Overview:
Predicted 3D model of a 1554-nucleotide RNA (small-subunit ribosomal RNA) from a Thermodesulfobacteriales bacterium. Lineage of the source: Bacteria > Pseudomonadati > Thermodesulfobacteriota > Thermodesulfobacteria > Thermodesulfobacteriales. It matches the Rfam family "Bacterial small subunit ribosomal RNA". The sequence is in RNAcentral, with records from SILVA. Its mean pLDDT, the model's own confidence on a scale to 100, is 87.

[in-house]
RNA sequence: AGGGUUUGAUCCUGGCUCAGGGCGAACGCUGGCGGCGUGCCUAACACAUGCAAGUCGAGGGGGAAAGGGGCGCUUCGGCGUCCCGAGUACACCGGCAGACGGGUGAGUAACGCGUGGGUAACCUACCUUGGGGUCUGGGAUAACCACCCGAAAGGGUGGCUAAUACCGGAUACGCUCCUUGUGCGCGAGCGCAAGGAGGAAAGGGUGCCUCUGCACAGCAAGCACCUGCCCUAAGAGGGGCCCGCGUCCCAUCAGCUAGUUGGUGGGGUAACGGCCCACCAAGGCUACGACGGGUAGCCGGCCUGAGAGGGUGGUCGGCCACACUGGCACUGAGACACGGGCCAGACUCCUACGGGAGGCAGCAGUGGGGAAUCUUGGGCAAUGGGCGCGAGCCUGACCCAGCGACGCCGCGUGGGGGAAGAAGGCCUUCGGGUCGUAAACCCCUGUCAGGGAGGAAGAAGCUCCUGCUGGUUAAGAGCUGGUGGGAGCUGACGGUACUCCCGGAGGAAGCCACGGCUAACUCCGUGCCAGCAGCCGCGGUAAUACGGAGGUGGCGAGCGUUGCCCGGAAUCACUGGGCGUAAAGGGGGCGUAGGCGGCCGGACAAGUCGGACGUGAAAGCCCGGGGCUCAACCCCGGAAUGGCGUCCGAGACUGUCUGGCUUGAGGCCCGGAGAGGCCGGCGGAAUUCCCGGUGUAGGGGUGAAAUCCGUAGAUAUCGGGAGGAACACCGGUGGCGAAGGCGGCCGGCUGGACGGCGCCUGACGCUGAGGCCCGAAAGCGUGGGGAGCAAACCGGAUUAGAUACCCGGGUAGUCCACGCCGUAAACGAUGGGUGCUAGGUGUGGGGGGUUAAACCCUCCGUGCCGAAGCUAACGCAUUAAGCACCCCGCCUGGGGAGUACGGCCGCAAGGCUGAAACUCAAAGGAAUUGACGGGGGCCCGCACAAGCGGUGGAGCACGUGGUUUAAUUCGAUGCAAAGCGAAGAACCUUACCCGGGUUUGACAUGCUAGGGAAUCCCCCAGAGAUGGGGGAGUGCCCGGGCUUAGCCCGGGAGCCCUAGCACAGGUGCUGCAUGGCUGUCGUCAGCUCGUGUCGUGAGAUGUUGGGUUAAGUCCCGCAACGAGCGCAACCCUCGCCGCUAGUUGCCAGCGGGUGAAGCUGGGCACUCUAGCGGGACUGCCGGGGACAACCCGGAGGAAGGGGGGGAUGACGUCAAGUCAUCAUGGCCCUUAUGCCCGGGGCUACACACGUGCUACAAUGGGCGGUACAGAGGGUUGCGAACCCGCAAGGGGGAGCUAAUCCCAGAAAGCUGUCCUCAGUUCGGAUCGGGGUCUGCAACUCGACCCCGUGAAGUCGGAAUCGCUAGUAACGGCGGAUCAGCAUGCCGCCGUGAAUACGUUCCCGGGCCUUGUACACACCGCCCGUCACACCACGGAAGCUGGCUCUGCCCGAAGUCGCUGUCCCAACCCCCGGAAGGGGGAGGGAGGCGCCGACGGCAGGGCUGGUGACUGGGGUGAAGUCGUAACAAGGUAUCCCUACCGGAAGGUGGGGAUG
Repeated sequence: AGGGUUUGAUCCUGGCUCAGGGCGAACGCUGGCGGCGUGCCUAACACAUGCAAGUCGAGGGGGAAAGGGGCGCUUCGGCGUCCCGAGUACACCGGCAGACGGGUGAGUAACGCGUGGGUAACCUACCUUGGGGUCUGGGAUAACCACCCGAAAGGGUGGCUAAUACCGGAUACGCUCCUUGUGCGCGAGCGCAAGGAGGAAAGGGUGCCUCUGCACAGCAAGCACCUGCCCUAAGAGGGGCCCGCGUCCCAUCAGCUAGUUGGUGGGGUAACGGCCCACCAAGGCUACGACGGGUAGCCGGCCUGAGAGGGUGGUCGGCCACACUGGCACUGAGACACGGGCCAGACUCCUACGGGAGGCAGCAGUGGGGAAUCUUGGGCAAUGGGCGCGAGCCUGACCCAGCGACGCCGCGUGGGGGAAGAAGGCCUUCGGGUCGUAAACCCCUGUCAGGGAGGAAGAAGCUCCUGCUGGUUAAGAGCUGGUGGGAGCUGACGGUACUCCCGGAGGAAGCCACGGCUAACUCCGUGCCAGCAGCCGCGGUAAUACGGAGGUGGCGAGCGUUGCCCGGAAUCACUGGGCGUAAAGGGGGCGUAGGCGGCCGGACAAGUCGGACGUGAAAGCCCGGGGCUCAACCCCGGAAUGGCGUCCGAGACUGUCUGGCUUGAGGCCCGGAGAGGCCGGCGGAAUUCCCGGUGUAGGGGUGAAAUCCGUAGAUAUCGGGAGGAACACCGGUGGCGAAGGCGGCCGGCUGGACGGCGCCUGACGCUGAGGCCCGAAAGCGUGGGGAGCAAACCGGAUUAGAUACCCGGGUAGUCCACGCCGUAAACGAUGGGUGCUAGGUGUGGGGGGUUAAACCCUCCGUGCCGAAGCUAACGCAUUAAGCACCCCGCCUGGGGAGUACGGCCGCAAGGCUGAAACUCAAAGGAAUUGACGGGGGCCCGCACAAGCGGUGGAGCACGUGGUUUAAUUCGAUGCAAAGCGAAGAACCUUACCCGGGUUUGACAUGCUAGGGAAUCCCCCAGAGAUGGGGGAGUGCCCGGGCUUAGCCCGGGAGCCCUAGCACAGGUGCUGCAUGGCUGUCGUCAGCUCGUGUCGUGAGAUGUUGGGUUAAGUCCCGCAACGAGCGCAACCCUCGCCGCUAGUUGCCAGCGGGUGAAGCUGGGCACUCUAGCGGGACUGCCGGGGACAACCCGGAGGAAGGGGGGGAUGACGUCAAGUCAUCAUGGCCCUUAUGCCCGGGGCUACACACGUGCUACAAUGGGCGGUACAGAGGGUUGCGAACCCGCAAGGGGGAGCUAAUCCCAGAAAGCUGUCCUCAGUUCGGAUCGGGGUCUGCAACUCGACCCCGUGAAGUCGGAAUCGCUAGUAACGGCGGAUCAGCAUGCCGCCGUGAAUACGUUCCCGGGCCUUGUACACACCGCCCGUCACACCACGGAAGCUGGCUCUGCCCGAAGUCGCUGUCCCAACCCCCGGAAGGGGGAGGGAGGCGCCGACGGCAGGGCUGGUGACUGGGGUGAAGUCGUAACAAGGUAUCCCUACCGGAAGGUGGGGAUG
C1' cells in the first nucleotide's frame, strides 16, 4: 500500500467481496507448566440454605444456664444451699453507625451526564482550629413481674425502675430576629456599630487528699487530668440548587401548551423557584426542529484509523438511577432509605382458616432462559470501613485460594553428531525422487513436571518492662504528648515463592490451509453424484477447487469457525466525492426566512490572533527510571490533555455602529426591432355540406384488393349558398418570451429586452428552504360549437391468428367561455449570479466612421469551427462541460418501486411526498475489435439471369436411415455422411452371431527345469481346430572313454517340445486427453510482424483514400517506413519452333519384294519418341488515363495481355473427421473383451432418403458393310494364329520380361437396309429352363452365355443439380482392386454445342461505411400473459396484545389543613395538710377535607401479532401462447396522457431524438 469480481478485450462509474487489527465471547478439533488478568452480554426471571452491619458495660436498668466444686439432707432416684461459671450469655432503654461500603443498568434523551461557571438563594454528623459554657429542678418508661388474648406472628391490661432517654427553670457570647446609624456593592443585598427581643447543655472514666466533711490504711465534696455534652466563629471534606455550551435516530411526528407563561399575595424547603395554593393577566415553546415516536444509563476511557472520524461504555475510576411492582412518608446532619417502616398489587411460603411471613440487581449457590459465563472455599495476616478510651468486636468491602487455554505474557516437549541416504509410506518417465539428519545409533544437557531437603518477603503494629523529656499540679501520684532501649505476641495465602539434591530424553503437539485473491502439489477415489464455497467459482471419467493419502505452507498450546466493531470504503467525501450521456439540475418564474456581499475613512472589540493565570481528578495512552530471573503485570517521576473560564494585549480580516464614494443595482430622457400577452373586428384560399346547371358510368381505394359511393345520376365541371377550423407563399441555420409557448390583416390595452447622449439615487445587490403564481398535450365539470381530422367502435383486407400495421366508415375529443387537473424525452437530458481565460466565420437588432455603399469599430442576441484548459471517453470550449467565488436543488449498486402504508392535494383520472421484506454480482457510461442487419456504397463467383443436359416419377444397381435378426460388426450424419472408409464380404477378409476348442497363448524378449537336434513323411478319430500313433533323421562345438574309421557317455550353442515365471494379446472405451493425416470456408485475397507515430487503454495507423487488377496486382497519395506468411512467378503437362538422338518408332527419295503390308536393303528428311533450348515482355503502333499503374483497339505471331490444364491451400474456423490405417496418454479384460476352428451373418425388407445405370424411343432401334484413337496393363501374367461350340467358352500354344508380342474389335461416326409411332422390332425388369468360367466350395450369396418370359415406364408434382469451350452433352477404351465379381472409382481419346442482356433478386464471398441491448456472436438477444413450486410483502370482515390520551367514578397508606365534646405524667393557675382533684397551656386518638397509587366505567390515538379470501412482487437447466424491444428489429423508438386488447401491446393527441 492494495487485490478479486460486469467485457471478446478496454477505460470509467459502481456495488459486492478479501487480506489487517480488536473482543467479557461462543462452537469444533486438540491440550504440558507457570505468572498476571478476566468470567450471566440472555430472564431488572424466580429463588432453598448459609453468610454479607454492627458496636459501645468508660450512657443506663436488669441478669441467667449448662457444667464444676463445697456443705447439709436423702426413700440413694435425688433435693436444698453457697462458691466458681459471671456481672459472662442474653434481650432491653440509650448513643453512634445502618444514607458508607457492596450489587445492578430496569428506567432515564434529562441540567441525567460531561465541561466551565454561579449560589448576594443554601446545608453539612463525625474530624481540625479559636472563643465561651456545662447551673438548677421534674415527671415518666422499656426491660422485669403478674394476669389475659393468639396456632403463630404478635398483642393487651396492671405494677416496679435507671440514664448521656424525656421535660421545666436559670444564665449566655461575637448566635437569631427587629429597629437605627454607617461603609461597601450595578443590584435582590452584605459588613460593622448601638439598642431591644429570643434561644443551651449530660454526663462518664481515672487519679489525688492541699483546703472541708465523714461511720477515715479510705471515701465524698473538692482538686487534677482525660473524654463526652452545649453555644459560637472558622476550616477541611461532603452535598443541595441554578446557569452557558456539548450530548442518538425518525418530518411518513408540524404544530405543542391550562399550572400552561407571567404577576401579586401566601404556603413549603436547608435553600431560589408555578415547587404548591388563591386571585389577576394571556401568555409560553416551535423548521437553529417544539410536540410525538423509537432507542439508550453518561463520562474518564477502550477498539480502530495516517489523521479527521467511526464504533463502544465489560473489568478499573467518577457521576446518575434503581432495589419484587406502584405509591407514601417517618426517623435523621444526611434517605423517601437494597439486607428500615406503612399501604396497594402480583407471586411464593406457613396456617389451627381466624390470620401471618417474605423480597440475592450483596458473597457463594439453585432452578430457569441461553451459543454461553465459576466455589454453597480460606482469612480478617494486610489495605479500608463501623463502633469503642482501649483491648477488641464486626466486615462475602477486601486479601487469598479454587474452577474455565476466556485473554495477555513467559517456558518446555530436548541439544550436538549421524548415510550420496536403513526400513516403511508416497510418487515415478522405473533410471529414480521424496519424507530425510528425519529415525536408528553415538556423545551430551537438564528447564518444566515427579521425589527429597531447606525455606522467605509481605509485620506495620499491639502488649509488657524501662530511660529521657514537655504539659497539668501542691506533687517525682496519676493522666497526657514526644522520643529512645528491651522482651513477648500476630500470616489466610502456605511448607507457597525461591534455592539445592535425585533419577533420567525419560511424562509433554496439535490445528488449519495448499484453484486465483493467498504462502503451499502430487496420487487415488468419485463422475453436475457425493460434496465444496469469503468473492470469482469448482464437480457431467485423468478434478492441484469434492473425499482420502503422501508431501508442502502457515501458526503453535493452540489452531480454525461463527458473531460483532473499526479499517480498507475518497462507498455520506470537514480533512476528502459528485450531478450533459454512468445515480443525480427542481418544468418555469416572483419572492419570505436564511446564506453571501463593491470602494475610501473613523469608532468598538463580538468573531479572530497573542500572552498570562485557573481548570482540564486518579487510573489509562506516551516518555524516562525502577521492582518481580525476563515479559505480561506493578511502582515512581515527567510529558500530554484539541476544551472551558478569567485578565491583559493586537486591530489586518469578518462583524456592529458611523461618515463618505460611484464602478454593482436602479431611475429620468430619446430611438428603433419583434409570431411577447389580452380583447374586439375584418379577409381570402382550401375541405365538407346544401341548391341549381352541364354531363355519364363509373368513382374511390390499395402492394393487390375489397368493404364503400354511384343510373334515385356519383366522380368530373360551372354558378350560388351555409358553416367550422386553420392561416399557403414570405419563412430563415430568423425573431419574441422566464418556461410552457407564440405565425393572415387592422385597431385598442399591456409586459419585457436592446441601443444612444447626459443627469439623478448612493450598495438600494446575488441566491432563495418554505410559500405564491404560471405551466404543452391528454383528461374532468357546466354551457355552447362541430367543417376537417379522429382514440373507442363497426366493416373490408392481410395473416397460422391480426383484438395491429393498409383501406372504407365513425363517436368522444380537437374549437369557444368559465372552472379544474399540474403532468412530459416540461431536453441544451447542462439551476441562477458575478469576474477572468486565443481566435475565425455566418446571422438578427441598435449605434459610430463614410454623401452613400463596400468595409472598419462597437453593444446586445443567435449559430458553426476551433486554442489553452477540462473530460472515462464522446465531447465542451467568451452562449464552457475551462479558471474561481456565492446561493439553491439533487445523487449514493441493480431489481422490488416511483410500488406499499401514512399524510397533503384533486370531482375523478390521478398527482406530490415516498419505504421495507426479499433477491441479484452485478446493473451501468463511453469507446474498441469482431459478428450480424428484411442498413448503405463498391466488387467478385455457373450466385442469379441466358442456355444445354439432368435429378425428383419408372425398373434395377449401390450406399444410408429405419425395421428385423442369434448376428445383420464398426465408423462416417446439413453444405463438408450416404457408388463414403470398401481400389472387389461365397470361405478367407471379419472386427459380428451360434457352436466346438485353448490358456506362456497365433506373435515379441528374457529366465528356470526337463526332454529332444533341426527337419520331413505317413496312419487313426473328428466338421475342423485338435487329439492320438508310427516312421525317417541323428548334424555343429568342447571334454572324457573304448578306440583306425566309428561308437558310447557328459556338457554347450542354434532350433523344437513340455512345465513354470516375467510377460504377450485386445478392431475393448475415450478423436472431448493426443500425434499424424484429412475435409471445409477457399485459389477466397487475405492474415500478420518490427520500428515509428497516435490513443489513459482495448486498439488504431501501416492494410484507409484516388485509380487499377484474377489478386493487399500495381501506381499515386498519405505518419508512416519496412518486412513475413499468402497472390503471382519458379515446377509438371498440352499448344509453335529449333537442336541432339534414331530402335522396337517413321518411310520422303532410291533398290528389292507381296494378293496386300516399312515386309526388306537403306535412310533418319517427316511423323513420333524424349532430352535440351527458343518463344510472349503490353516489347511495337494508335487511343484513353494524373505524363502513373493500367485499360481499349491494332500489327506481327503457333500462341497474346495470366495461352489451356495441373501441382501448390496463408493466419485461422468448425472441441469438424479418424483411438477400426498407424502411433499414443489414461482406463478396462486377462483360462478371457485374448487365441484357434466349423457354420452363419455383414447380401435380411412394410418402408424412407441419397448417388447412379437403363429407359420411355424414329437426330431412334435391329441387321449388314466400312473407317479413325489415346492412355494404359501383361511372366503364379497377357496369351496370337488355327480348331470346336449359336454363345459364354473350350482346345491350342506362337510371341512377349514388351515404342518389337499380346490384351485389341474402339464406339459413336459413315454407309446400306428393315421397322412407322405402336407400349411397339421401344424398354429390358422379373421369372422358367439350359449352360460356361473362376474357385477347396457359387444353397444362403458370383459373373457370364443361350433359349424362353417379357414388368414398370409414353419424359416425370413441389422442388432441385451440373456446366461458360475442346467445356456441357453424346460415344466408346484402359487401369487399379482382383481366383472370380464394376452401372462405382481413377484415367484416356473421339464427336462436339448453346448461352451470358445484365447484377434488381436468391446463395456464398471481399473491401469501406453505418446501427447494435449480439460476443458459445441473428440458429444471437429478448418481452409480457398463462400453468406449476417455493419465498417475503400489501389489502382484508374480524380476532387478539402492548403503549398512551381524555372525561368521570372509587379512593389505601401518608403528608398537610380543619376539628378535636374523647384521651394525656412534666409547665402554669386554683382547691386540698397530703394523697389527690379541677382548670389552662400544650399534645394526641378519632372525625372531616384537599391531594393521592392501584382499580373501575366510557370514548379516542399510536403500534404489534393473527386472519377466510385477495393483490401484485421475487426466485426457480430444458412447460404454454405469441414476437413487443435490440440492425430501418421488418409499423423507427421513447415520454406524458386517454381509450382498447389473452399477452407482450395497439391506436389517438402533444412532445423528445437517446